[in-house]
Context: one part of a larger RNA
Molecule: small-subunit ribosomal RNA, 5' domain
Organism: uncultured bacterium
RNA sequence: GAGCGAACGCUGGCGGCGUACUUAACACAUGCAAGUCGAACGGGGAUCGUGAGGUGGGCAACCAUCUUGCGGUUCUAGUGGCGCACGGGUGAGUAACACGUGGGUAACCUGCCCUCGAGCCUGGGAUACCCCCUCGAAAGGGGGGCUAAUACCGGAUACGCUCCUCGGGUCGCGAGAUCUGGGGAGGAAAGGUGGCGCAAGCUGCCGCUCUUGGAGGGGCUCGCGGCCUAUCAGCUAGUUGGUGAGGUAACGGCUCACCAAGGCUAUGACGGGUAGCUGGUCUGAGAGGACGACCAGCCACACGGGGACUGAGACACGGCCCCGACUCCUACGGGAGGCAGCAGUGGGGAAUAUUGGACAAUGGGCGCAAGCCUGAUCCAGCCAUGCCGCGUGAGUGAUGAAGGCCCUAGGGUUGUAAAGCUCUUUUAGCGGGGAAGAUAAUGACGGUACCCGCAGAAUAAGCCCCGGCUAACUUCGUGCCAGCAGCCGCGGUAAUACGAAGGGGGCUAGCGUUGCUC
Repeated sequence: GAGCGAACGCUGGCGGCGUACUUAACACAUGCAAGUCGAACGGGGAUCGUGAGGUGGGCAACCAUCUUGCGGUUCUAGUGGCGCACGGGUGAGUAACACGUGGGUAACCUGCCCUCGAGCCUGGGAUACCCCCUCGAAAGGGGGGCUAAUACCGGAUACGCUCCUCGGGUCGCGAGAUCUGGGGAGGAAAGGUGGCGCAAGCUGCCGCUCUUGGAGGGGCUCGCGGCCUAUCAGCUAGUUGGUGAGGUAACGGCUCACCAAGGCUAUGACGGGUAGCUGGUCUGAGAGGACGACCAGCCACACGGGGACUGAGACACGGCCCCGACUCCUACGGGAGGCAGCAGUGGGGAAUAUUGGACAAUGGGCGCAAGCCUGAUCCAGCCAUGCCGCGUGAGUGAUGAAGGCCCUAGGGUUGUAAAGCUCUUUUAGCGGGGAAGAUAAUGACGGUACCCGCAGAAUAAGCCCCGGCUAACUUCGUGCCAGCAGCCGCGGUAAUACGAAGGGGGCUAGCGUUGCUC
């Protein structure tokens, strides 16, 4: 000098755009943050229309009410499907194929989406909801009975698919890959809703099953790269390799049995400390050094530890089970919970915000759709926390007014500064109009931005410094006191260095100080 997720002191007018718990991965009251589909299914409720029957009123038409049938609209606890593995948070752990980069997979997986081909035939038994009984304070159960499906289970069929087997071609150093022919064995499925039609049936859309290729996503593996410490020098028994088996989507000591005795290491093994990694950020002429907030990619974690289940995908933040600590309820038998989601609270700290609005946009989940959900997101609020822009007036004005300060008492200076005169109206204020963002509808922001008009200099300046380094000097007070100080050093009676004043210098809605980096 530059920089900062800063803090502190003094001060503070406006706007735009960013950013904001760096500390206790400390504990959390309350609300919200993941649902959706009635066009998969049975049932139930509400309501409307209509038919029948009963009762009451009325001469009747009709009205009220109840029961029941059908149809429509709508709501939905349960079964079922998809989603909940995304999105959002945090950085504890991790020195590791975690990350970065470049390869390999002839050792692999992939729901939804696109694409190729083929198919969707025929049966069955349950079960939730509901009803009855029953246990429990509750959380929650147990037994009996009924019923549906795109829930579950058989049978059939098999272009292609998988496995076994017998050949041929191409490629590869090879393990083998790929194409093709024959034989054998094995394995699927579900319907829903519209249109036309008297019906049979035809047909559209959304689905279902097997299969091909793809896209995007992921698993595994290898080369290379990036911290400190030798006051850590030896480390290792599933350890290193083999055979066989198990397991996995898949290779593999991944696991197991047996066999062998290997494997790593001064090119730093093993141990200890520290740390999420990267694109990048800051600095620097560069080389380099330091850092990894915000944004983006990857990883890891979800009260601490362990485990699996479901599933295309998890060993799963707002799922389950077990152990532990903590908090809460309890009828003492037993139960409930997990903000490192958004707000918010206590605590810690020098220090970091609202228990806000909206799904209008972008995106996501579900749904044929209408739509519903979405603290993702878009906005608003708070803080000069940062960057950027603007303003606090402009011109004129000498008797160089008054006042202040200094003085050699002549004057000098503050100083065109003020007043006065002439103007202007940014910003703020008041009134009026009023968007884009939205393809037809839909705007939280928002009566916002912006535009027009009105009045009036009106609403708006501070902070640090003035001994040298370093830009800016005098007077008074104090008297090694009180104090200053980044270094050198000032202060003990004339202090440009302390305190105040006048004056001056610097920066400016900021200015200084502290901390940290180069």